The RNA shown here (transfer RNA) has 75 nucleotides and comes from Paenibacillus polymyxa SC2. The same sequence occurs in records of 3 taxa. The RNAcentral record of the sequence draws on ENA and GtRNAdb. Taxonomically the source falls in Paenibacillus polymyxa (Bacteria, Bacillati, Bacillota, Caryophanales). Rfam family: tRNA. About the family: Transfer RNA (tRNA) molecules are approximately 80 nucleotides in length.
[in-house]
RNA sequence: AGGGAUGUAGUUCAGUGGAAGAACGCUUGCCUUGGGAGCAAGAUGUCGUAAGUUCGAUUCUUACCAUUCCUACCA
Numbered sequence: 001a002g003g004g005a006u007g008u009a010g011u012u013c014a015g016u017g018g019a020a021g022a023a024c025g026c027u028u029g030c031c032u033u034g035g036g037a038g039c040a041a042g043a044u045g046u047c048g049u050a051a052g053u054u055c056g057a058u059u060c061u062u063a064c065c066a067u068u069c070c071u072a073c074c075a
Base pairs, nucleotide, nucleotide: 001071002070003069004068005067006066007065010024011023012022013021018055026042027041028040029039030038048064049063050062051061052060
């Protein structure tokens, strides 16, 4: 320098045009002498950033950013 992959809740991941969910974690209550376990309820996302397409974008297109892999070049 060229190319590929990934970026979504605190964490690990699903969701691939009709607008965001699971598990674990967190909070509150019940239970317990207390803790753990169990049960019930609850909170949480500018979907990496910006623009475009669309009636409508996490999803499609483009650029950029971050991480990572491959190739090339120099030494």